[in-house]
């Protein structure tokens, strides 16, 4: 450096703190002062990595580690990012 794989058509939220923008970008649509994004705390969700169980399975269990808990990554579009893995 990276093909490919997960988060990504499923699933899962409440408190507390701030305060004006947020949903990466363009265009649409949409969420925000009845307080959104974001950060903290507790809960939870999946199961990529991992441990265990199995002769195996596109199986079964767990729940360190990563992610995610509006709207299919919102949706279209630019073979487009981002994070965890990783084949060579």
């Nucleotide at each position: 450096u990276g093909a490919c794989c997960a988060u990504a058509a499923a699933g899962a939220g409440u408190g507390c703190g701030c305060g004006a923008g947020a949903g990466a970008c363009a265009a649409g649509c949409u969420c925000g002062g009845u307080g959104a994004c974001c950060g903290c705390a507790c809960a939870g969700c999946a199961a990529c990595c991992u441990g265990c169980c199995g002769g195996a399975a596109g199986g079964g269990c767990a729940a360190g580690g990563u992610g995610c808990u509006a709207a299919a990554g919102c949706u279209u579009g630019a073979a487009c990012g981002a994070u965890g893995g990783g084949a060579a």
Description:
Predicted 3D model of an 88-nucleotide RNA (SAM riboswitch aptamer (S box leader)) from Succiniclasticum ruminis DSM 9236. Its mean pLDDT, the model's own confidence on a scale to 100, is 78. The model forms 100% of the base pairs in the Rfam consensus.